[in-house]
RNA sequence: GUCCUCGUAGUUCAACGGAUAGAACAAGGGUUUCCUAAACCCUAGAUCCAAGUUCGAUUCUUGGCGAGGACA
Repeated sequence: GUCCUCGUAGUUCAACGGAUAGAACAAGGGUUUCCUAAACCCUAGAUCCAAGUUCGAUUCUUGGCGAGGACA
């Protein structure tokens, strides 16, 4: 330099082009307990950036940025 794959809560992953973007673990609060742990309940938290297509984009297209890989 060319090509391919990927980018979503703190982490690991979901989400036919149409739901309030969901789950587990983690975090905070509560119940219980003499205390802790465990158990149960509740709460907050995310689509890498910019354009385009579309009535509607996490999803499709283009460019950029970042991560990984193949070739040279």